[in-house]
RNA sequence: GCCGUCGUAGCUCAUCUGGCAGAGCACAUUCUUGGUAAGAAUGAGGUGUUGGGUUCGAGCCCCAACGACGGCU
Numbered sequence: 001g002c003c004g005u006c007g008u009a010g011c012u013c014a015u016c017u018g019g020c021a022g023a024g025c026a027c028a029u030u031c032u033u034g035g036u037a038a039g040a041a042u043g044a045g046g047u048g049u050u051g052g053g054u055u056c057g058a059g060c061c062c063c064a065a066c067g068a069c070g071g072c073u
Stems, first nucleotide, its partner, number of pairs: 001072007010025004019056001027043005049065005
């Protein structure tokens, strides 16, 4: 320098043919206990890396940039 994959909650990841963004763990509150842990209930938490484009509508399709990983030279 060229090619490919990926970028979504604090962490690990879903969201499949474009139509209200979810789970597990973690976190907060409450219940339970003499007190912890475990368990139960409820809840909070998102500019979907950034900027454009297509579309009535984009996490999803197209382009560019940035970053991570891998391959080739």
A computed fold for a 73-nucleotide RNA from a Candidatus Collierbacteria bacterium, annotated as transfer RNA. The coordinates come from a structure-prediction model, not an experiment, and the mean pLDDT is 82. Lineage of the source: Bacteria > Bacteria candidate phyla > Candidatus Collieribacteriota. Its Rfam family is "tRNA". Rfam classes the family as a transfer RNA.